[in-house]
C1' cells in the first nucleotide's frame, strides 16, 4: 500500500408502510421531519463525470370551445437504495 470480507465486534444507515409538511409534478413512492425496519461492508459523499429512468411547470403542436384535454419537450425540476465513474472511510478473522 492493494485486495479481501467472517453464523466476529462497535457502531452507522433505513426499504415498504403510517403521519405531518413541502413542491406544477416526479412508483427506480420529489424534498424535510417523526415512527417503522426489508435490507445495506461502502444502501457514506458528488445530479456541472457518463448513462439511464420519473415528471412536464414553462414553450410547441394538435384537437375543441370559452376553457379544458392530449402530445412532445428538462433548457432550468427530480433520482447516488438504478448502473457505470470519481472521492472519501470503520474494524481484523481469513
Nucleotide at each position: 500500500u492493494a485486495g479481501g470480507g467472517a453464523c466476529a465486534a462497535u457502531g452507522g444507515u433505513c426499504a415498504a408502510c403510517c403521519c405531518a409538511u413541502u413542491g406544477a409534478a416526479a412508483g427506480a413512492u420529489g424534498g424535510u421531519g417523526g415512527g417503522g425496519a426489508c435490507g445495506c461492508a461502502a444502501a457514506g459523499c458528488c445530479g456541472u463525470a457518463g448513462g439511464a429512468u420519473c415528471u412536464a411547470a414553462g414553450a410547441c403542436g394538435u384537437u375543441c370551445u370559452u376553457a379544458a384535454a392530449c402530445g412532445u419537450u428538462a433548457u432550468u425540476g427530480a433520482u447516488a437504495a438504478c448502473c457505470u465513474g470519481g472521492u472519501u472511510g470503520c474494524c481484523g478473522a481469513u
This is a predicted structure of a 94-nucleotide RNA (c-di-GMP-I riboswitch aptamer) from Kineothrix alysoides. The source organism's lineage runs through Bacteria, Bacillati, Bacillota, Lachnospiraceae and Kineothrix. Its mean pLDDT, the model's own confidence on a scale to 100, is 81. Its Rfam family is "c-di-GMP-I riboswitch aptamer". Rfam describes the family as follows. GEMM was predicted in a large-scale screen for bacterial structured RNA regulatory elements. Gene Ontology term of the family: cyclic-di-GMP binding.